[in-house]
C1' cells in the first nucleotide's frame, strides 16, 4: 500500500463489481441437450359436431396427420464446473511437421444408373417383484448389402527432361482398386400421358476429387519450485534391421544384432505445485501471489478399458472391478450436483431449491420454431470501489446544565434556543424513457434462375407484431428540518489533557514500557485529535530492510581466511597482424491473443464504470549490415613464465658415524653425623656408614658459550661436530622456449603437542597414584617419592589461540631508520667509511583507509583474477543421518524452543588483597580513659489501660528535652462539649466588670445581688469596644505522607576541590584547559605547553587575643603626696585597666640551596616570624541523611470527633542488654586547722549584705543595688601544721532508716537539699576500643541558660600544667596521576556449576501402529489384438438347386493388463516403560 477475508462496535441511500480460499466431503428435489414429420413406418384420447338407430349403440368429420413411443440424421467431443493429480514438451515463447488428420462452411470439377434382403416400431406367446429380456409374425426409408460407372483419387510396375531442398519417382504410360439418396415446392416449355408426373425448373439433400477457411495431432530450442544430511541411475535401456501398428514420426509394440544413454551446467530419489496473460507492492530491480476475466491443460466417485464418431478413450454414454447409499419378493438391479439452485458435513467464513428466453450466443430444423440454470435479470451481504445526504445563513461579553478552578474565572461554546432560508435522499402523487433490430405476416420495387407474368432466391421500402428486468431509469409537484453518526485513539514513536477512581490489585501493551496513594499509559467522565457510513482488531502479502548486496553489504579486534601446500575440471589470462562473425552494436521485418497498466478523447448529472483510438508489452524468430572488444583460428613476438653458466649463504630435508659438559646409578676408596628439603617442616635417605670428596664403569636423553628486532623452511617447524644423499630461495651473465602464465570447487600430500597399535628403549623429568604439609577443608598451590609418557623403528589419529587471530597471485602508491644475504661504482697499499642495484627480516611515520583502536610499498591503501567463509544471542559445532577411525574421536551438519537482546571499539565514572607522589592524632612514639564496680543518664527489649512521639553505623542512643509531680502532654482512664479554647461574617440581648451561695473530683450547671461608662445625636436611637445567646458558611486537628515540599540541619570535609566562555582536537560521548616538571596547608605559587580567560571554593577582608602608641579617666587605678581599720578621703591619672581609633609581620633584611622562578632551610631584627594562637566562614555535589512533633506547605483522612474542657493516672515500670558520664578503688591520697592566688557571668514577681537563730539544709532581718559602684562570692586544686601507715581502711560512698529545711494549690506514685545512724560493690578492670601534638592532654575549681524548684548533663570561664613525635611499612579516610575492568543500583557489584522443585519442547529407547513405495512370485474381470481345427449363419458368388465358398457371428485358447493375495526392502509419521542432555522459572 493491498485483500474472494474473518472478528468487534455502529449502520441513511445509490450505482459498479465481487461471493465455499476448509471436505475432489456425502447429497433428498427439481431443471441444466435436444431437434428434425421438408428422411421412414405406424398413429390415438378428450371433447366438438354431422348421420343412422332396432334406443343397447353404431358410423363420419373436426380435434390431426397432432401427442406419446420407435427407425433414421445431426448434435451430444461446445457451452458449464472443478484445480485432485501433473515438476512433465503440462504451461509460456520461438520455431517445425518434405510425418499428419480436419464434421459442419466457402470455391472448383466430376457424378447421383440399376437392383436386393432385413429390421425396430406393431401383434401374439413366454420369463421375471423390477429393472429388463427371450421366442414367434408383419413393415417402411436419406437404414444395410450387393452389380454397373471412375473425371479426379489410392497402390504397383517401367519411366526423359527439369525444379525445390540436407533430404522427394514430379509429368506420361499400363495393371488393380474403390462412391452415391432422397425429400420439399411450383409449372406445363420439352417428353409421356391428358392435367397429372417417370417430365421440366427451383431450393435442401447425396457422392468422388481438388483447394481455402478453422479447428486439431505430433516434434523441437529456451524458459519458470525446494532438499546433496537424495550421487550414482538406465534392460526396451541407447541405437541399427526387417515387421507391425497409427491420421503421422518415433522402442510406440515386436525378433534379432550391437553396447550403449543419462549425471556435479545436478542424473535419480523425496517433498511440494495445475502453467500463463496477469495481480499485489517496489523508485527500480525484484519479491510474493495465480480469486473474478481471459488463454491452455487434467480431472468428473475410486482405478481399469475400449465402443461408436470428422474429433472421446466421452462430467448429465458403455463395460468391468472396487469402496458408498437406495429398491428388493433375497432370486437380482439402481445411481453418481467438481452443471444451477439447494441439504447435511467441515469451518472464522462465503447468497436464491428465483424470473425470462426480450436481448446476445449455441444446437436442430427449409423455415415457422423447439431447447438453452450458456447467458440476461432480479434477490441476499457495507464484502470492496466510488458518489451523495444527515442542513445552511444569522445568532453574545457567552442562557441553563456538564467539566474544571489558583474561586477571579476558563472551557463545551455560535454550539443551543431564537429568527430567516434551502429541498438532495427518504415518504406521498402525476407522467414516463432508451434497451427493439432481426425474423415473421401484408403491400409494393429491383435483380437473378428459368420456357415462365409460376415458384425459389438475393437485395429494398412501408405498414404491423415482439420487453423477463419494470411502471425501473429520469422529469414534474406535494408536505415538512422534519426519518438518517457513529468508531478509534490522545506517554514516545504519532494528531490529540485535565479530573476523579483503583493502588505492582484491577488491568494495559506494535516496541520502549505504564501500575507499589498526587498515574496526561489501567477503569470512568469532560474535553480534544483522526476517519468517517464506517471505524478498529487479527490474519496474509510486499516495502521500509543496502537485514542474501546483480543494481547494492562484508570477513585484524563485532558473524565471517580453510592449519598448510600442489593439483584435474572450472573461471580469468601478456604485444601485434590477418581471416571468422558466435557474443556484442545497428537497421528491417514476423510474432509478443483479447482484457489489464499508461496517454489522448468519449459515453452514463460527476464518479467508480463502460466505450474508442494511441502507445507500451523491455521477450523470441528470421534477414542485412558493422568488425572497436571478448571468443575462435592462421601467423609473428619477448616484456609474464621457463629452462641454461658461474657464485656464495643458511637450526631446509633424510640417514650413517662422532664428541664433551652435566644429571643418575653402580664399583672401590677416604671419612663420620647428619644429609636433603621448606616460608617453617615434616614425609624420605642414613651408624647395614649416608651426605661430601677422589679415581673408575655403566647407559639414557639434551646439545651451554656463539645466539642476534640473525638465518632457512609452504605451514607444522628447525640450533653439537664431520660424511653421503637431497629440496628450495638468491645474485650476476646474458644464451635458449615463446603465453608455456594466476587462482583452484571436488582430490591428494604434508601437519605441534596430546593419544592409540607392534617391538626395543628407560639417565633426568614427570599425568595418574601413595606420602608429608598448608587449610575450616585442600580430591590444589609447596614437599618427598613414582608409573605410563616422554626417547627410537614402524603403522594410526588429522586436531591446537594450527594467530600476523590479516587466503593466494600481479601491478601502481611520500618518507626516515636498523639489519641479513649478494652484486656494481668511488676510494684505499689493504680494510673501513661513503654512494647505488636486486632479494629478505624488523622499527616510526604521510597521503590514503578504518566504528574506533590502528594499518601504512611485508597495507587493513588504490585495483585486477580466482577461491573460502559470514548473515542476531542461546540451544550448538550439538542431535540423527552420512563418510573416515583400533579407539579416542574427527568431518559433514540440523530443527524445535527460548531471549530482546549478544558483541566490538573508544569514552567518563566508580572499583582492584594493581601502580607511583602525597596528607590527616591515621598508624607509630607518649598521656589520660573506656569496657570490670556503684549511681545517674538515653536506647533496646519487656512490661502496662498508657508506659506519647521521633532519631538508627561512622553522621541514633546526657540526641530533639536550654530542665515531665499539676501545667508542659501529644499518651490512658473517666466525666463532659459540638459554630466548639482562639479567628472572620450576619442578627438578637445586655455596656463592661465585681460578688455570694448549692452541686460536682474538676469543668461545667443552676441561683442571687452590686453596677453603669465613652463618641454621635433630628433624643427615637445609632456606633466603637466588649459579654452572652442564635445560624450558618466555617474553625481545629503534634492525623498520614520527610519518598509530594519549602526552610533548616548533619555528614564527606574547612577535603581542595567543582565548572564555565570562546579556540582547538575527535563521526562522536568527550578531550583539552584542570596534564607535565618544581613548589605549598591549598587547583597556593611558579616555568613549561593550543591554550587563552573567568567563576564558586582556597587565601584575605570580619571578631577574639599576645606588643604598642593616642584619646578618655568613673564606678577602675594609686607612683609620689596628705589621710583612713580600709583607695576610705583629698588628689593625680603616671601604672593597672576599661574601650574607641591606630601602629606593628611583609619571606621585608642577610647568607645558602633552587631553573637569576616560585619556593624552602639558617639567620639577624622583633612581644610576636613564615597562613602568630583561636572563632566565624562549609564549593559543586552525596546519602530519595534527618525533620509535615519548632515552623510554613501540596495532597489525603476526622467533623457529636482523630477537634475541644476536666480530674486522675503514665511518660519515673523492670529478669536483662548497650551507648554516654559521675563518682571510686586511694599516701602524687583521705581527714582536721590555718593561709593565698582568678577570670568570665547574673541580678528588680530580682541578687540580698551587715547582724541574729539554728550542728546543718534554712529562717528572722532588712542596708544596698536599675549594678566597673551594692550582691551572688567561698575560688579550688595550691601553701604551712597535724594526723592516718596499706587495711575492704580514718579509703569508697551505694542502700536502707529516723528526723528535718525550701520550692510550689500540691512533693504518695515522682523534686532538690539538711543532720543523725546504716557503710554495698569496688584492691585499676578479658578480647577490644576512645581522647589527646602546647597553654594541648591531664587536673582544679567558677559561673550562666533552662528554671517556683530540681543538674553528675550542657554552654562559657580561668588556676595548675605535662609527655612523645624515629618515621609512612601496615590499618582507616582523603587528594592527583596512571592501569585493568565482563562493574554504572557501580564490589555490600558482577556472576560460574552442581543439587531441589515446577513447567516446555526434543533426541535416545525393548517395541508397538499407520501411511508411502517398491523387487520378486501368485491370481488374472472387463477390453483390444491374436488365433480360429468347434458351433451359427438373410444380402454376395459358383454350380452339381441344396450343397460349397467368400464373408460375418459366437464360444474356447494366447499375449497384455486393473483390483486383490503372499515374502521381503527402503523411506515417512504417531505413540513407548525408562533414560540424556537443553530452555523458563
Nucleotide at each position: 500500500a493491498a485483500c474472494g477475508a474473518a472478528c468487534g462496535c455502529u449502520g441513511g441511500c445509490g450505482g459498479u463489481a465481487u461471493g465455499c480460499u476448509u471436505a475432489a466431503c456425502a447429497c433428498a428435489u427439481g431443471c441444466a441437450a435436444g431437434u428434425c414429420g421438408a428422411a421412414c413406418g405406424a398413429g390415438a384420447a378428450a371433447g366438438u359436431u354431422c348421420c343412422c338407430u332396432c334406443c343397447g349403440g353404431g358410423g363420419g368429420g373436426c380435434g390431426a396427420g397432432u401427442a406419446c413411443a420407435g427407425u433414421g440424421g445431426c448434435g451430444c467431443a461446445c457451452g458449464g464446473g472443478u484445480g485432485a493429480g501433473u515438476a512433465a514438451c503440462a504451461c509460456g515463447u520461438a520455431g517445425g511437421u518434405g510425418a499428419c488428420c480436419u464434421g459442419c462452411c466457402g470455391a472448383u470439377u466430376g457424378g447421383a444408373g440399376g437392383g436386393g434382403g432385413a429390421u425396430a416400431a406393431c401383434u401374439g406367446a413366454a420369463a421375471g417383484a423390477a429393472a429388463u429380456u427371450u421366442c414367434a409374425g408383419c413393415u417402411a426409408a436419406u437404414a444395410c448389402c450387393g452389380c454397373a460407372u471412375a473425371a479426379g483419387c489410392a497402390c504397383g510396375a517401367c519411366a526423359a527432361a527439369u525444379u525445390u531442398g540436407a533430404a522427394a519417382g514430379u509429368a506420361g504410360u499400363c495393371g488393380u482398386g474403390g462412391a452415391a439418396a432422397g425429400a420439399u415446392u411450383g409449372c406445363c416449355u420439352c417428353u409421356a400421358u391428358a392435367c397429372u408426373a417417370u417430365g421440366c425448373a427451383a431450393u435442401c439433400a447425396c457422392c468422388g476429387a481438388u483447394u481455402g477457411a478453422u479447428g486439431g495431432g505430433c516434434c523441437u530450442g529456451c524458459g519458470a519450485g525446494g532438499c546433496a544430511u537424495u550421487a550414482g541411475c538406465u534392460u526396451g535401456a541407447u541405437g541399427g534391421u526387417g515387421g507391425g501398428g497409427u491420421a503421422a514420426u518415433g522402442g510406440c509394440c515386436u525378433a534379432c544384432c550391437a553396447u550403449g544413454g543419462c549425471u556435479a551446467c545436478g542424473a535419480u530419489g523425496c517433498c511440494u505445485a495445475g502453467c500463463u496473460g496477469g495481480u499485489u507492492u517496489g523508485a527500480g530491480a525484484g519479491a510474493a501471489u495465480g480469486a473474478u476475466c481471459a488463454g491452455c491443460c487434467a480431472c468428473a466417485c475410486u482405478g481399469g478399458a475400449a465402443c461408436u464418431g470428422a474429433g472421446a478413450c466421452a462430467c448429465g454414454g458403455u463395460c468391468c472391478a472396487g469402496a458408498c447409499u437406495c429398491c428388493u419378493a433375497c432370486g437380482g438391479g439402481a445411481g453418481g450436483c467438481a452443471g444451477c439452485a439447494g441439504u447435511g458435513g467441515g469451518g472464522a467464513a462465503u447468497a436464491u431449491u428465483g424470473c425470462g428466453c426480450a436481448a446476445u450466443g449455441g444446437g436442430c430444423g427449409a423455415a415457422a420454431g423447439c431447447c438453452u440454470g450458456a447467458c440476461g435479470c432480479a434477490g441476499c451481504a457495507a464484502u470492496a470501489c466510488c458518489g451523495c445526504g444527515u442542513g445552511a445563513g444569522u445568532g453574545a461579553g457567552g442562557a441553563a446544565g456538564g467539566a474544571u478552578u489558583u474561586c477571579g474565572g476558563u472551557u463545551c461554546g455560535u454550539a443551543a434556543a431564537a429568527c430567516u432560508c434551502u429541498g438532495u435522499c427518504a415518504g406521498a402523487g402525476u407522467g414516463g424513457a432508451a434497451a427493439a433490430a432481426c425474423g415473421g405476416c401484408c403491400a409494393g420495387g429491383u435483380g437473378u434462375c428459368u420456357a415462365a407474368u409460376a415458384g425459389g432466391c438475393a437485395u429494398u421500402u412501408g405498414g404491423u407484431u415482439u420487453g423477463a428486468u419494470g411502471g425501473u431509469a429520469c422529469a414534474c409537484u406535494c408536505a415538512a428540518a422534519g426519518g438518517a453518526a457513529g468508531c478509534a485513539c490522545c506517554g514516545g514513536c504519532u494528531a490529540a489533557c485535565u479530573u476523579c477512581g483503583u493502588g505492582c490489585c484491577a488491568g494495559c501493551a506494535g516496541c520502549c514500557g505504564c501500575g507499589g496513594u498526587a498515574a496526561u499509559a489501567c477503569g470512568a467522565a469532560g474535553g480534544g485529535u483522526g476517519c468517517g457510513a464506517g471505524c478498529g482488531u487479527u490474519g496474509u502479502u510486499c516495502g521500509g530492510a543496502u537485514u542474501u548486496a546483480u543494481u547494492g553489504g562484508g570477513c585484524g579486534u563485532a558473524a565471517a581466511g580453510c592449519g598448510u601446500a600442489c593439483g584435474c575440471a572450472g573461471g580469468c589470462g601478456g604485444a601485434u597482424u590477418g581471416g571468422u562473425a558466435a557474443g556484442u552494436c545497428a537497421g528491417a521485418u514476423g510474432u509478443g491473443a483479447a482484457a489489464u497498466c499508461u496517454c489522448g478523447g468519449g459515453g452514463c448529472u460527476c464518479a467508480a464504470c463502460c466505450c474508442c483510438g494511441a502507445a507500451a508489452c523491455u521477450g523470441c524468430g528470421u534477414c542485412u549490415g558493422a568488425a572497436a572488444c571478448u571468443g575462435u583460428u592462421a601467423g609473428u613476438c619477448u616484456a609474464g613464465a621457463a629452462u641454461c653458466u658461474c657464485g656464495g649463504a643458511g637450526a631446509g630435508g633424510a640417514a650413517a658415524g662422532g664428541g664433551g659438559a652435566a644429571u643418575u646409578u653402580c664399583g672401590c676408596a677416604u671419612g663420620u653425623a647428619g644429609g636433603g628439603g621448606u616460608a617453617a617442616a615434616a614425609u624420605c635417605c642414613g651408624u647395614a656408614g649416608a651426605g661430601a670428596u677422589g679415581c673408575g664403569a655403566a647407559g639414557g636423553a639434551a646439545c651451554a658459550c656463539c645466539a642476534g628486532a640473525g638465518g632457512c623452511g609452504a605451514a607444522g617447524g628447525c640450533g653439537c661436530c664431520u660424511u653421503u644423499c637431497u629440496g628450495g630461495a638468491c645474485g650476476a651473465g646474458u644464451a635458449u622456449u615463446g603465453a608455456c602464465g594466476c587462482u583452484g570447487a571436488g582430490g591428494u600430500a604434508c601437519g605441534a603437542a596430546a593419544g592409540c597399535g607392534u617391538g626395543g628403549g628407560g639417565a633426568g623429568c614427570a599425568a595418574a597414584c601413595a606420602g608429608g604439609a598448608u587449610u575450616a577443608g585442600a580430591u590444589a598451590c609447596c614437599c618427598u617419592g613414582g608409573u605410563a609418557g616422554u626417547c627410537c623403528a614402524c603403522g594410526c589419529c588429522g586436531u591446537a589461540a594450527a594467530c600476523g587471530a590479516u587466503g593466494u597471485g600481479c601491478a601502481c602508491u611520500a618518507g626516515a631508520u636498523u639489519u641479513g644475504g649478494g652484486g656494481g661504482g668511488u676510494a684505499u697499499u689493504g680494510a673501513c667509511c661513503c654512494c647505488u642495484c636486486c632479494c629478505g627480516a624488523g622499527u616510526c611515520g604521510g597521503a590514503g583507509c578504518u566504528a574506533a583502536c590502528g594499518c601504512a610499498u611485508u597495507a587493513a591503501g588504490u585495483g585486477c583474477a580466482c577461491c573460502g567463509c559470514c548473515u542476531g544471542g542461546g540451544g550448538a559445532g550439538u542431535a540423527c543421518g552420512g563418510c573416515c577411525g583400533c579407539a579416542a574421536g574427527g568431518c559433514u551438519a540440523a530443527a524445535a524452543c527460548u531471549c530482546a537482546a549478544a558483541g566490538g571499539a573508544a569514552u567518563u565514572g566508580a572499583c582492584g588483597g594493581g601502580g607511583g607522589c602525597c596528607c590527616g592524632c591515621a598508624c607509630a612514639a607518649g598521656c589520660g580513659g573506656u569496657g570490670g564496680a556503684u549511681u545517674a543518664u538515653g536506647u533496646g527489649g519487656u512490661u502496662u489501660a498508657a508506659u506519647u512521639c521521633g532519631a538508627a553505623g561512622c553522621a541514633a542512643c546526657g540526641c530533639g528535652c536550654a530542665g515531665a509531680a499539676c501545667c508542659u502532654u501529644a499518651c490512658c482512664u473517666a466525666g463532659g462539649u459540638u459554630u466548639g479554647a482562639a479567628a472572620u461574617c450576619c442578627c438578637g440581648a445586655g455596656a463592661a466588670u465585681c460578688c455570694u451561695c448549692c452541686c460536682g473530683a474538676a469543668a461545667a450547671g443552676g441561683a442571687g445581688g452590686a453596677g453603669u461608662g465613652c463618641u454621635c445625636u433630628u433624643c427615637g436611637g445609632a456606633g466603637a469596644a466588649u459579654u452572652c445567646g442564635g445560624u450558618g458558611a466555617c474553625a481545629g486537628g503534634c492525623g498520614c505522607u520527610g519518598c509530594a515540599u519549602g526552610g533548616u540541619u548533619g555528614u564527606c570535609g574547612u577535603c581542595a576541590g567543582c565548572u564555565c566562555g570562546u579556540g582547538u582536537c575527535g563521526u562522536g560521548a568527550g578531550a583539552u584547559g584542570u596534564u607535565g616538571g618544581g613548589u605549598u596547608a591549598a587547583g597556593u605559587c611558579u616555568c613549561g605547553c593550543a591554550a587563552c580567560g573567568a567563576g564558586c571554593g582556597c587565601a584575605a577582608c570580619c571578631c577574639c587575643u599576645a606588643u604598642u602608641a593616642u584619646u578618655a579617666g568613673u564606678u577602675g587605678c594609686c607612683a609620689g603626696c596628705a589621710u583612713u581599720a580600709a583607695g576610705u578621703u583629698g588628689g593625680g591619672c603616671a601604672c593597672u585597666c576599661u574601650a574607641a581609633u591606630g601602629a606593628g609581620a611583609c619571606u621585608g633584611c642577610c647568607u645558602a640551596g633552587g631553573u637569576u622562578a616560585a619556593c624552602u632551610a639558617g639567620g639577624a631584627g622583633g612581644a610576636a616570624g613564615g597562613u602568630g594562637g583561636g572563632g566565624a566562614c562549609g564549593a559543586c555535589g552525596u546519602c530519595a541523611a534527618a525533620u509535615c512533633c519548632u515552623c510554613a506547605u501540596g495532597g489525603c483522612c476526622c467533623u457529636u470527633a482523630u477537634a475541644c474542657c476536666u480530674a486522675g493516672g503514665g511518660c519515673u515500670a523492670c529478669a536483662c542488654a548497650c551507648g554516654u558520664a559521675a563518682u571510686a578503688c586511694a599516701a602524687u591520697g583521705g581527714c582536721c586547722g590555718a593561709u593565698a592566688c582568678a577570670a568570665a557571668g547574673g541580678g528588680a514577681u530580682g541578687c540580698g549584705a551587715a547582724c541574729u537563730c539554728g550542728u546543718g539544709a534554712g529562717g528572722g532581718g532588712a542596708a544596698g543595688c536599675u549594678a566597673a559602684u551594692c550582691u551572688c562570692a567561698a575560688a579550688a586544686a595550691g601553701u604551712c601544721g597535724g594526723u592516718c601507715u596499706c587495711a575492704g581502711u580514718c579509703c569508697g560512698g551505694a542502700u536502707u532508716g529516723g528526723a528535718g529545711u525550701c520550692u510550689g494549690c500540691a512533693a504518695c506514685u515522682c523534686g532538690a537539699c539538711u543532720c543523725c545512724a546504716u557503710g554495698a560493690a569496688g584492691u585499676u578492670g578479658g578480647a577490644a576500643u576512645c581522647g589527646c601534638u602546647a597553654g594541648u592532654a591531664a587536673u582544679c575549681g567558677u559561673g550562666g541558660a533552662u528554671c517556683a524548684g530540681c543538674a553528675c548533663g550542657c554552654c562559657a570561664c580561668g588556676g595548675u600544667g605535662a609527655a612523645u613525635a624515629c618515621g609512612u611499612u601496615c590499618c582507616c579516610g582523603g587528594g592527583c596521576c596512571u592501569u585493568g575492568u565482563a562493574c554504572a543500583c557501580a564490589c555490600c557489584g558482577c556472576c560460574c556449576g552442581u543439587c531441589a522443585c515446577a513447567c516446555c519442547a526434543u533426541g535416545g529407547g525393548a517395541g508397538u501402529u499407520g501411511g508411502u513405495u517398491u523387487u520378486a512370485c501368485c491370481u488374472g474381470a472387463a477390453g483390444u489384438c491374436g488365433u480360429g481345427g468347434c458351433c451359427c449363419u438373410a444380402a454376395c458368388u459358383g454350380c452339381u438347386u441344396g450343397c460349397a465358398g467368400a464373408g460375418g457371428g459366437g464360444a474356447g485358447c494366447g499375449c497384455c493388463c486393473a483390483c486383490g493375495g503372499u515374502c521381503g526392502g527402503a523411506c515417512c509419521g504417531a505413540u513407548g516403560a525408562c533414560u540424556g542432555g537443553g530452555g523458563u522459572g

Predicted 3D model of a 1481-nucleotide RNA (small-subunit ribosomal RNA) from an uncultured bacterium.